Source information
The RNA shown here (small-subunit ribosomal RNA) has 1507 nucleotides and comes from a bacterium. It was read from a public genome assembly. Its mean pLDDT, the model's own confidence on a scale to 100, is 82. Its Rfam family is "Bacterial small subunit ribosomal RNA". Rfam links the family to the GO terms ribosome and structural constituent of ribosome.

RNA sequence: AAAUUUUUUUGAGAGUUUGAUCCUGGCUCAGGAUGAACGCUGGCGGCGUGUUUUAGGCAUGCAAGUCGAACGGUCAUUUUAUCGCAAGAUUAAAUGAUAGUGGCAAACGGGUGCGUAACACCCUGGUAACCUGCCCCAAAGAUCGGGAUAACCCACCGAAAGGUGGACUAAUACCGGAUGUGGUUCUCGUACACAUGUAUGAGAAAGAAAGUCGCAAGACACUUUGGGAGGGACCUAGGUUCCAUCAGCUUGUUGGUGAGGUAACGGCUCACCAAGGCUACGACGGAUAGGGGGCGUGAGAGCGCGACCCCCCUCACUGGGACUGAGACACUGCCCAGACUCCUACGGGAGGCUGCAGUCGAGAAUAUUCCCCAAUGGACGAAAGUCUGAGGGAGCGACGCCGCGUGUAGGAAGAAGCCCUUCGGGGUGUAAACUACUUUUCUAUGGGAAGAACAAUGACGGUACCAUAGGAAUAAGGGGCUGCUAACUCUGUGCCAGCAGCAGCGGUAAUACAGAGACCCCGAGCGUUAUCCGGAUUUAUUGGGCGUAAAGCGUCUGUAGGUGUCCUGCACAAGUCUUCGGUUAAAGCCCACCGCUCAACGGUGGAACAGCCGGAGAAACUAGCAGGAUUGAGGUUGGGAGAGGUAAGCGGAAUUGCCGGUGUAGUAGUAAAAUGCGUUAAUAUCGGCAAGAACACCAAAGGCGAAGGCAGCUUACUGGAACACACCUGACACUGAGAGACGAAAGCGUGGGGAGCGAAUGGGAUUAGAUACCCCAGUAGUCCACGCCGUAAACGAUGGAUGCUAGGCAUUGGCAGUAUCGACCCUGUCAGUGUCGUUCAACCAAGUUAACACCUUAAGCAUCCCGCCUGGGAAGUACGGCCGCAAGGCUAAAACUCAAAGGAAUUGACGGGAACCCGCACAAGCGGUGGAGCAUGUGGUUUAAUUCGACGCUAAGCGAAGAACCUUACCAAGGUUUGACAUGUUAGAAGUAUCCUGAAGGAAACUUUAGGGGACCGUUAAAUCGGAUUCUAAUACAGGUGCUGCAUGGCUGUCGUCAGCUCGUGUCGUGAGAUGUUGGGUUAAGUCCUCCAACGAGCGCAACCCUCAUGUUGUGUUAAAUUAUUCACAACAAACCGCCCCGGUUAACGGGGAGGAAGGUGGGGAUGACGUCAAGUCAGCAUGGCCCUUAUGCCUUGGGCUACACACGUGCUACAAUGGGGUGCAACAAAGGGACGCUAAGCCGCGAGGCGGAGCAAAUCCCAUCAAACCACCCCCCAGUUCGGAUUGUAGGCUGCAACUUGCCUGCAUGAAGCCGGAAUCGCUAGUAAACGCGCGUCAGCCAUAGUGCGUUGAAUACGUUCUCGGGUUUUGUACACACCGCCCGUCAAGUCAAGAGAGUCGGUAAUACCCGAAUCCAUUUGUAAUGAGAGAAGGUAGGACCGAUGAUAGGGACUAAGUCGUAACAAGGCAGCCGUAGCGGAAGCUGUGGCUGGAUCACCUCCUUU
Repeated sequence: AAAUUUUUUUGAGAGUUUGAUCCUGGCUCAGGAUGAACGCUGGCGGCGUGUUUUAGGCAUGCAAGUCGAACGGUCAUUUUAUCGCAAGAUUAAAUGAUAGUGGCAAACGGGUGCGUAACACCCUGGUAACCUGCCCCAAAGAUCGGGAUAACCCACCGAAAGGUGGACUAAUACCGGAUGUGGUUCUCGUACACAUGUAUGAGAAAGAAAGUCGCAAGACACUUUGGGAGGGACCUAGGUUCCAUCAGCUUGUUGGUGAGGUAACGGCUCACCAAGGCUACGACGGAUAGGGGGCGUGAGAGCGCGACCCCCCUCACUGGGACUGAGACACUGCCCAGACUCCUACGGGAGGCUGCAGUCGAGAAUAUUCCCCAAUGGACGAAAGUCUGAGGGAGCGACGCCGCGUGUAGGAAGAAGCCCUUCGGGGUGUAAACUACUUUUCUAUGGGAAGAACAAUGACGGUACCAUAGGAAUAAGGGGCUGCUAACUCUGUGCCAGCAGCAGCGGUAAUACAGAGACCCCGAGCGUUAUCCGGAUUUAUUGGGCGUAAAGCGUCUGUAGGUGUCCUGCACAAGUCUUCGGUUAAAGCCCACCGCUCAACGGUGGAACAGCCGGAGAAACUAGCAGGAUUGAGGUUGGGAGAGGUAAGCGGAAUUGCCGGUGUAGUAGUAAAAUGCGUUAAUAUCGGCAAGAACACCAAAGGCGAAGGCAGCUUACUGGAACACACCUGACACUGAGAGACGAAAGCGUGGGGAGCGAAUGGGAUUAGAUACCCCAGUAGUCCACGCCGUAAACGAUGGAUGCUAGGCAUUGGCAGUAUCGACCCUGUCAGUGUCGUUCAACCAAGUUAACACCUUAAGCAUCCCGCCUGGGAAGUACGGCCGCAAGGCUAAAACUCAAAGGAAUUGACGGGAACCCGCACAAGCGGUGGAGCAUGUGGUUUAAUUCGACGCUAAGCGAAGAACCUUACCAAGGUUUGACAUGUUAGAAGUAUCCUGAAGGAAACUUUAGGGGACCGUUAAAUCGGAUUCUAAUACAGGUGCUGCAUGGCUGUCGUCAGCUCGUGUCGUGAGAUGUUGGGUUAAGUCCUCCAACGAGCGCAACCCUCAUGUUGUGUUAAAUUAUUCACAACAAACCGCCCCGGUUAACGGGGAGGAAGGUGGGGAUGACGUCAAGUCAGCAUGGCCCUUAUGCCUUGGGCUACACACGUGCUACAAUGGGGUGCAACAAAGGGACGCUAAGCCGCGAGGCGGAGCAAAUCCCAUCAAACCACCCCCCAGUUCGGAUUGUAGGCUGCAACUUGCCUGCAUGAAGCCGGAAUCGCUAGUAAACGCGCGUCAGCCAUAGUGCGUUGAAUACGUUCUCGGGUUUUGUACACACCGCCCGUCAAGUCAAGAGAGUCGGUAAUACCCGAAUCCAUUUGUAAUGAGAGAAGGUAGGACCGAUGAUAGGGACUAAGUCGUAACAAGGCAGCCGUAGCGGAAGCUGUGGCUGGAUCACCUCCUUU
C1' cells in the first nucleotide's frame, strides 16, 4: 500500500428583547413517560394492572391447623361371647368421630412503609467471638424405677367471661438412679499457628434416652456426638438526601482493671481508676426519606423515581414488657398502661382487617362480601387425608400495551342537500344512490380440547378451537386549522363577548373569538390537566464563564490544603498498566432461536453488569527513602535613585484679624441686582504685630509605595526595590479556605486648635413655586494627639505566580564598551514607566474577541492555586448570627411579579453639541398689515334652519370662475311611492306619443275636466295582426350631497425646484450595514475636476419643450394708398467661458476684457426624485363595506345659507399738498371677448339709460374716444378741510316670473370714523417693489374691493453671515425609533396581592429537672405467698429551646385605566453624571467632602509618525 473477514453504534431545532444586527441571557414550544385524573366518545379479543389521599374507624364471613400409628377417656355403628323366654344387661373386638393431655406447626406464607439518615440497606470481606428444629451423611446408644396432673365425676361462685374446692387416671407429659462412644469442664503435656486458638495425649468430675405400628422383616419416632446443606447473629472498609442563617458536641461519655450478662465479641451492664473521645474530609442539631435489583428519560455522562415482580429491613390500635420456643420480645399468643368501640344484672367483661372480600369516611381518583384446592407450593400426618382468601381462575374499570373490525369491487364530466362564487361556475365527490361480491366480527346449531408428570381427580369451562347456516348485516369518534405546526373560506360579533403554551388576536371587511362548510392529524380512542427526563452546553467531569453583558475579595502577610526544578541510587508496588480467579441472586435491558394464528406476552440459551475482593506480573511516571546539583528562591559585599514611612526643628509668599499713619465716599457682588460692609472713616495704600492652614515656580508623559496614598527645607530613626561583581545556602518554591495586618473621604469619642474654606442654618435674588443652581454671612467639620469605624467608580471596572510568542520610539535608574581633558555625545545590556503597531497620506505582526478593543505591562499560547457568576425586579433587603459607642458593616434568603432586563455595534431622528454651506432667512432698503370705515371669509353666539367640508406653517376673498327662485345638500308646510332617472318580466288598456286652446280647486306641485289638431314600422281585403310608443297594476329593482378619506382609486397640498434618493457588480464587516455618495477644490446643482476599493448605472439637477429679446429667409388676409422698414405667421441662424489676460493642481472652475441684440443656467413658464404628514377630498367623479326603502328617496311653495354683544384672517378706501378739484392737447398701451352675442353712426335724457339698427362668426365690425396715472394751466393753503367718503333720505334706471327679507347702477341731498396706527408682523433684489389703469372667466343680473391676465410709469438697497427661521453635508453624544410633542424618576391619592415586624394569643415537637409509678426483670425463699433494691411506660409540676397558626397597628414591596405635584436622569438633559459618606428637604432630590470617567465642547501643553 492492497485485499479479505467479523462486529458495534452515534447527538436536528424553533418562537420571543431591536427600526434592523451580533452577542449574552431567561421564558416558551415540538419528543418520550405515568399505579394517573377530568372532558367528549365507545365494537371485540389477548396479556397486564387497579386507595399514590386518613399507619383514619370498622358490621359480617373466611384467611392455621394437623396427628387416635403418643395418651386416658367419651360417643356412634357393626360384630363376638356370657346371662336372659324376651326386652335387655355385661364383656370383648372392629370401624368412625374427638372435648382434653401430649407432639409438631403456628417465628412461614400474606399485608404495610409509620418510624428509621442508621451497620437500616447496597457492594465486598471477616467471625481464631457465634447459634441452628425439621432434612442429609457418619459414629454410638435407648437400662432400672418413681410421683403427679387435665379430661371424667361431685360440690360451689358468677349476668356473662370465667373460676374455686374435693376425689380418680394415662402417656412419646414430668422426675430420680445406672451406663458414657463421643462431647463439656478442670489439671498436666506435644505439634502448628499466634492478641484469643486448632489438633492431639494422660488423669479426674458431672451429665442421655420413649416409644408407636407391624405376624415378621422392618418403618417412623427418641438420646449423645461429629460433619454437611439451608437459615440466622455479630463486626468491618467503601457507598448512601438537603441546610453552616445548625460550629462546637459528649459524662457510660473515651479508655483501662475486675465482675456480671449473652449463642457470641463489646460500656452491653456494674464497681473502681484515668480524662479522655468526635469535629470544616462537616461532629452536634434541624428538615425530608424505607434501602436495593431496577423503572422513566437521555447520544452518553447524567437527572428524576423506587407502583406491579424479586431481595433485605421495618411495623402490626398507641406505648412498655417479658414468657414459651431451635427460632419471637411474636399481625389473627400472654401481661400492664392509654385512647377508642361494644356487652352488662353496674359488680365486671370483650375487641384490634397495614390478610381476602366488603363498609363508612377522606379524596380528582382506584374493583367482587365470586369459584376452586384441579395444578404449583406450604403445615401436620406412616398414609389415606385435612387445612391453606398462599396460589390457580373468573368478574368489574379503554387504566396501560398489543391485535382485529366497522366492508370489497364497479358506479356520472358528476344526483339531491349543504358550502363558496368573479354568478360563468367550483367543492363535498366514486363519496352516496344503484349493481355485483365477501363474512373477520355477530347470531343460531353441532362437535370440542391440551393443561394430570400420576391410578382416580379439571375450578377455569361446554371456555379456547373447529364445522355448518343466516345476513352488509351489530360497530366512529376526538382534537386541530395566525407563526412555531400538518391543515382556509364564509357568516355573526365589534378591545364587547371571548381565545391564548409563547409571541399575541378582538376597537365594522378577524384564515387567531362564535357558528358553518372545506381541510389536516390520530383513531376505539382523542384531547386537557398534573408530574418526571429531554431539548437546557441553562451548574458546563464529558462540556461554560468573570475589561464593558451576571461575575477578580480594596490591598498585603501567612496556617491547613493543593501544586511543584535537574541528576543518581535504593526500596516498595499505594496510585498506574497487563493477565487470571471469585463475586456482582433471579427477573429486567440487549442478541439468537422457539411457543401462543401475528403481536403484546411467554420459554431456552448467550451476551452484558464501568464495582469490590483475591492471585500473578510490569516498573517508565507520581507518591516514599537516601545522596547530589544549581538554573527557581534566599543571603553576603559595593556604589547609586526615589513626594516610601515616623518624629523633631526651621522658612518665605499669600490670606484674615488687630494697632498706627495717609485719605474720602463709596465698597463688595452679579447676566443684572439686592442683602452685606462703610462718615463711630470702610474699600484703597504704607508700616508694625498676631494666628492658623497649605507649600507657587522646579513639575514631567516623571519618581516611590502592596494598596490606600506620598510634594517647602534640614536633621534623626527606618522599610522596600533595581543594578554590578564575586561568593555562600541548596528547592528553602508558588498559591492560599479560615485567620491576621494595613486601609481615601465622610462620620464617632476625649482633649486641643480654628486663618481660609464651608454641610446645616439665616438673609438677598431668580422663579408659577425654588426647601436648589447665583450672591452676602456662617456652625459642625476641615488641622493636631490618642482611640474607634472598615467603607468608595478602594478602577486598568482586568487575582497571583511561572514559561513562551516580530519589532520601533521615548523616558527613569544602574552597569559596561568605544572614545575623550571630561560618561558630553554614541553603542550595548538589565530593571521599570509610557506609547505606536488605528488615523487624510506615509508607517502599518501573528493571535484573541459578540463587537468595542487587547496585543511581551495580553484580554495571545499553556500550567498551578485562590476568589466569584448562573434572567430582571423584590434586594445587598427581611429574619438569624458576628462586629461596632453610634452611624452602620459583614454574612444573606423567600413569597410575589415581569418576558424580558442587558452588552457592543448599525441606520436614522434629536441636542438649550461642534464645523462648513445655502435661501428676501437675517442685515441694508422700499412699501404694507396690526389702529379707522367698509367688503369678504372664519370662530362664537343666535335660530325652525342659519346645509356641509377645510383648522399652525400647509384652514380662514379656501371648495364657491359668481346663494333673490333655481342652484340647495338645511328648515317649515303640502304632496307622492316601481317612483324625477335605467333595464327586464307578466297581465291589461289606449286610435296612444306629441302639440294647441280652455274651465274648476289649490300657494304651487298636483288633482278633476272640456275641446281641437294630429302621427311611426312591417303586414293584411280590413286600425286586421304584430312590433314600437304611452298609460295602469304587479314584481325584480331604482334612488340616497346618508356614514366611514382611519377600507380605497384618482387628484391635490407641503417639505421643495431643496439637491438629494437609490441600484448592479466588486471589496470590507460574523452581521445589521459600510464603501460607491466620504475627502481636496468648484458649482445654482451628487455641477464638474481630482484623489481614493471601487467601477458603472438609474430616478432627480441640467439640457431637450413653450414664450420674450436680435437677425436672415419665406408668406401677406387686414390697414385709404405704396413698400414690407414698422406688423403678423412660419422656418432657420445666433451664446459655447468660443477668443485674450490673470489666478488655480498643466484640472474643474473663478475674476477681468473684447466682440455682440443678448455673457457666463440671458428673463419668464411648463416640468416637482425616493419619500414625510393614517395631511386634504366618499359633497367633483369612481368605489368596498355598512345603513334608509309610503323614506335618510322624489316633487313643490315659502324661508334659510345674507342673523349679530363679540374675536380673528385677507382685502378695498383713506387719513391728504409727491395731494384734491376743475379745465385743456385731451398724449401714449397691451392682451382679450363677441351670435339667445358685441353693438356703431344718429337722436332723447344731467346721468344710469332709452330709441335705433349699420357692421361683424372677426388683424376687416363692435366692446373701445381703446385707458389711467402722465403733461400744461387755474383754484384750494394745512383745516377734520374743496381731505375722507361711511351712513341715511329722496328721485330714477337696468336685469329678471319675481329685487321685502336680499341685486347692481344713476342724480340730488346727507357728510360718520379717520390727522399714518402698541406689542408684534408681512411682501419684495430689476423692468422687480411701488403706483396706474385695461381685459377676461363665471354670469339674466350681481353684492368682484375677489381671482386671473395685460400693458403704462418705474425706484432704493445688499457691509456681510454674529444673531432669528428653514434647509443641506460632515462629525459627536444618546437610556429616543410612535423617533424630544421622545423617554422617564419619586412622593401623594385609590384598589388588589404576597412577605417581614408586632402588645400578645393558640397549638405542636424534642429534650431537661423534680414528683408519682403499672406490668415486668433482678434478689431473697426448697417452693408459693409475702418482702426488698434498682430500672421502668403512661401521668403530673416547672422553666426554657425550636417550629407553626393567628393578631389591633405601623412600615416598606409588587401590580393596576387616561388621577395629583413637580422634572431628578437620558443631548453639555439645560447646575456633567455617578460612587462612598454626612446633614437637610412634600417628592424626585440638594449641598458639603474625597474619589471615578462609564463627561460633551473649546483652548493649551505633551506625546506619536514623516521631512